[in-house]
């Protein structure tokens, strides 16, 4: 200086004036105070808090979740390592258990997709046979090197070996197994064994470990009205009607209207509802997620509704020659919280990377 990598911050600042919505003073006028976000957003995980169910613990179905170690209240998060595959590198990426349990697939093309095969190929060494014999030629066989499919072809190179071939042998790689040594571990090195048996696919089923009772602040909880209704206790008609007791007739029960209380629902009202797994700073500890100590600050909350204008000036970016105009992203809280994930105009910072140049 040009090209990256990663981690991380800000996203208009400052005054004056007029609003809005809480809060607190106050009889009131009024004064004071406090008022969005890093994502308030998507509702995806994950919890706190509520009610409901439910002897405990366990399992079964159904869900999730899946290297290994920490961290957290908890996670599918986060941090550190491990193995794989990308880059020249800072670095980034991974849906990463289990395919010798068991089922099930594996298009097409291909001789042959798992009881491996034999389509074009390779051999004619040993056997039979034609031939007098050789050559050759048939037949019995032998082969998987080479060559064609494919996403994928049964261990690679190589060098002996053979009629031709082949772990058939031998190195060296791979791969299995043992042992040793490092690490909690995952897992890596080494060093002996095995001629190689065991194709892929578990984002099919399935199996192994873990986790998981439901539902949601419209949770749920307390106050309580007018009408209407229902209960209890009292009064007042007390015999005139209705109904039922088989028709009458007696008796009986049953309807009524007053006034006082009780309970329960709806309207509406108050909680829940903002001191918290709270924030800033300083320090210990650890790589680091984080945890701990101390100081300090209290910071929206309501109905579905507020959280905004104006003028100055200043940065910053666009247009204009210039006086000066226009804009300043992506979005807005409703029960709280930890992630994640998705949006974001510009612009700062720090730590590393390769390249070229100089000195």
């Nucleotide at each position: 200086u040009c090209a990256g990598a990663u981690g991380g911050c800000c996203g208009g600042g400052u005054g004056a004036c007029c609003g809005c919505g809480g809060g607190c003073a106050g009889c009131a006028a009024u004064g004071u105070u406090c008022g969005a976000g890093g994502a308030a957003a998507g509702u995806c995980c994950g919890g706190g808090c509520u009610c409901c169910a439910c002897g405990g613990a366990a399992a079964u179905a159904c869900g999730g979740u899946g290297c290994c170690g920490g961290u957290u209240a908890a996670c599918g998060g986060c941090c550190g390592g491990c193995g794989g595959g990308g880059g020249c590198g800072a670095c980034c990426c991974c849906a990463g258990g289990g395919a010798a349990a068991g089922c099930g697939c594996c298009a097409c093309a291909g001789a042959a997709a798992u009881g491996a095969c034999a389509c074009c190929g390779c051999c004619u060494a040993a056997g039979a046979c034609c031939c007098u014999a050789a050559a050759g030629g048939u037949c019995c066989g032998g082969c998987a090197a080479g060559g064609u499919u494919g996403a994928a072809a049964u261990g690679g190179u190589g060098c002996g070996g053979u009629a031709a071939g082949a772990g058939c042998g031998c190195a060296c790689c791979g791969c299995g197994u043992c042992u040793u040594u490092g690490g909690c571990a995952a897992c890596a090195a080494a060093g002996g064994c095995g001629g190689c048996a065991c194709g892929g696919c578990a984002a099919g089923c399935c199996c192994c470990a873990c986790c998981g009772g439901g539902a949601g602040c419209a949770a749920g909880a307390c106050c309580a009205a007018a009408u209407a209704g229902g209960g209890a206790c009292g009064g007042c008609a007390g015999g005139u009607u209705g109904c039922g007791u088989u028709u009458u007739c007696c008796g009986c029960g049953u309807a009524g209207c007053c006034g006082u209380c009780c309970g329960g629902g709806u309207c509406g009202g108050u909680c829940g509802c903002g001191u918290g797994a709270g924030g800033u700073g300083u320090g210990u500890g650890g790589c680091g997620a984080c945890a701990c100590a101390u100081a300090u600050c209290c910071c929206a909350g309501a109905g579905g509704a507020a959280u905004g204008g104006u003028c100055a000036u200043c940065a910053c970016c666009g247009c204009g020659c210039a006086a000066g105009c226009g804009g300043u992203a992506c979005a807005g809280a409703a029960c709280c919280c930890g992630g994640c994930u998705u949006a974001c105009a510009g612009g700062c910072c720090a730590u590393c990377u390769g390249a070229c140049a100089c000195u």

A computed fold for a 359-nucleotide RNA from an Alphaproteobacteria bacterium, annotated as Bacterial RNase P class A. It was read from a public genome assembly, where an Rfam model found it. It matches the Rfam family "Bacterial RNase P class A". Rfam's curators write: Ribonuclease P (RNase P) is a ubiquitous endoribonuclease, found in archaea, bacteria and eukarya as well as chloroplasts and mitochondria. Rfam classes the family as a ribozyme. Lineage of the source: Bacteria > Pseudomonadati > Pseudomonadota > Alphaproteobacteria. The coordinates come from a structure-prediction model, not an experiment, and the mean pLDDT is 76.